[in-house]
RNA sequence: CGAGCUUGCUAGGCAGUCGCCGCAUUUAUUGGUUAUUUCAAUAAGUGGGGAGGAAAGUCCGGGCUCCAAAGAGCAGAGUGCCAGGUAACUCCUGGGGGGCGUAAGCCUACGGAAAGUGCAGCAGAAAGUGAACCGCCUAAGCUAGUUGCUAUUUAGUUUCUAGCCGGUAAGGGUGAAAAGGUGCGGUAAGAGCGCACCGCGUGACUGGUAACAGCUCAUGGCGAUGGUAAACCCCACUCGGAGCAAGACCAAAUAGGAAUCUAAUAGCGCUGCUCGCGUUGGAUUCGGGUAGGUUGCUUGAGCUGAACGGUGACGUUCGGCCUAGAUGAAUGACUGUCCACGACAAAACCCGGCUUACCGGCAAGCUCAAUUU
Numbered sequence: 001c002g003a004g005c006u007u008g009c010u011a012g013g014c015a016g017u018c019g020c021c022g023c024a025u026u027u028a029u030u031g032g033u034u035a036u037u038u039c040a041a042u043a044a045g046u047g048g049g050g051a052g053g054a055a056a057g058u059c060c061g062g063g064c065u066c067c068a069a070a071g072a073g074c075a076g077a078g079u080g081c082c083a084g085g086u087a088a089c090u091c092c093u094g095g096g097g098g099g100c101g102u103a104a105g106c107c108u109a110c111g112g113a114a115a116g117u118g119c120a121g122c123a124g125a126a127a128g129u130g131a132a133c134c135g136c137c138u139a140a141g142c143u144a145g146u147u148g149c150u151a152u153u154u155a156g157u158u159u160c161u162a163g164c165c166g167g168u169a170a171g172g173g174u175g176a177a178a179a180g181g182u183g184c185g186g187u188a189a190g191a192g193c194g195c196a197c198c199g200c201g202u203g204a205c206u207g208g209u210a211a212c213a214g215c216u217c218a219u220g221g222c223g224a225u226g227g228u229a230a231a232c233c234c235c236a237c238u239c240g241g242a243g244c245a246a247g248a249c250c251a252a253a254u255a256g257g258a259a260u261c262u263a264a265u266a267g268c269g270c271u272g273c274u275c276g277c278g279u280u281g282g283a284u285u286c287g288g289g290u291a292g293g294u295u296g297c298u299u300g301a302g303c304u305g306a307a308c309g310g311u312g313a314c315g316u317u318c319g320g321c322c323u324a325g326a327u328g329a330a331u332g333a334c335u336g337u338c339c340a341c342g343a344c345a346a347a348a349c350c351c352g353g354c355u356u357a358c359c360g361g362c363a364a365g366c367u368c369a370a371u372u373u
Stems, first nucleotide, its partner, number of pairs: 002368009012338007020050002023047009052344001056355002059353005064243004071275004076239005081095005096110001097108004111234002116232002118228002133172002135168003141164005148157003180198006199222001200220005205214003247295004257286006266280005302321008
């Protein structure tokens, strides 16, 4: 000086004017009340507070409410290396295996293919057990020709060539992948056919809580340990449902309406089915009224400082803080100034995660390359 990797914080600031929502408090008026206090409504003043790191997606897990007074099994669904964290999880942390990268680091849908079923184009002889396109041999057997020797009649023996039959999977070819690799011996030529070393399987030992690892030992010539389960499947573990438009209370109004079917050997409820349990009516059609208010609703598995423990996620103890609760839906408009010139984008019961979108700024640690000392 350049290129990268990982983690954390922030998300325009400041000042002024007017405006919006909620809380606390003060004053005034009105209502209720025998009166005061209290309560309710309205107006004014004062003080504090008022959208996010993702509020998005609705993908997981819960808290809470109801079914409901409690279950079992099947179906179905989810997860899938090991050990921890957590209220819990498919999340997080740390390890192991595999892959990518020079590295810091990143990714991982990572149980089982000897339980079974299925699937795989072209090329190639052949794509999971049987064979051979080009090649190599022709040892054993047969035929034809040929050389030499012997000579017992068309014979015997021998050399070479060709062919048939036969052997081979070492060499070459095809392919992503073709009977483990290298070397030596052996063979007619070859082959773990035999041997040495490596690879692989099995067993033991050592380290580790474990997944797993090993220039450890022994043993076996060695299931061609081929691939695919994000194919069906097998194995292990886990799982009620619906959801704040859940639910509770108050007020008001109407028609405590009408008709049809069915019924305790039945019906209804508990996601689907069976059992079981509970309950006493249930289903359908037409018609009428209301849809208003309060609550749930924000003090929480909350945030934060320090110390201690832990590799870490996190935990314990002692302090500090209170941080939106709207309901046709509150934070808007204007002016000035600064600069890094502002992206993605607004709560609606709450919380823990994951995923997606994204303009910039700041801080810390680590890796690689070049140059100089």